[in-house]
RNA sequence: AAUAACCCUUGGGGGAGGCAGAAAUGCCUGAGAGUCGCUCGCUUUUGCGAGGGUGACCCCUUGAACCUGAUACGGAUAAUUCCGGCGGAGGAAACAGGGAAUUGAUCAGAA
Numbered sequence: 001a002a003u004a005a006c007c008c009u010u011g012g013g014g015g016a017g018g019c020a021g022a023a024a025u026g027c028c029u030g031a032g033a034g035u036c037g038c039u040c041g042c043u044u045u046u047g048c049g050a051g052g053g054u055g056a057c058c059c060c061u062u063g064a065a066c067c068u069g070a071u072a073c074g075g076a077u078a079a080u081u082c083c084g085g086c087g088g089a090g091g092a093a094a095c096a097g098g099g100a101a102u103u104g105a106u107c108a109g110a111a
Base pairs, nucleotide, nucleotide: 001103002102003101006099007098008097009096010094011060012059013058014057017028018027019026020025034054035053036052038051039050040049041048042047066091067090068089073084074083075082
């Protein structure tokens, strides 16, 4: 000085479903299905829906994290945003900093 993978920091992006049960809780897929009446609406309560906060997790252009197409298509399942195609289609958040490692160059010392 360079660099694919690895670790850390700052900043940013993102999703959170299905089933059984009165509930507790358990089961399926997954990296992740958490939590808080904090707000609004509905429900007579548990609760449901939308938004927000927060934790974990994943991802940040070498970008299949995630969104759109999609209330779509094919397959499987107890069921599903479960799997596949669609598809390197369209969009998408740092082309950030540091560490370690490797390689190369230069300088110095010793034999």
TPP riboswitch aptamer (THI element) from a Nitrospirota bacterium, 111 nucleotides, folded computationally. It was read from a public genome assembly, where an Rfam model found it. NCBI's taxonomy places the organism under Bacteria, Pseudomonadati, Nitrospirota. Model confidence (mean pLDDT): 78 of 100.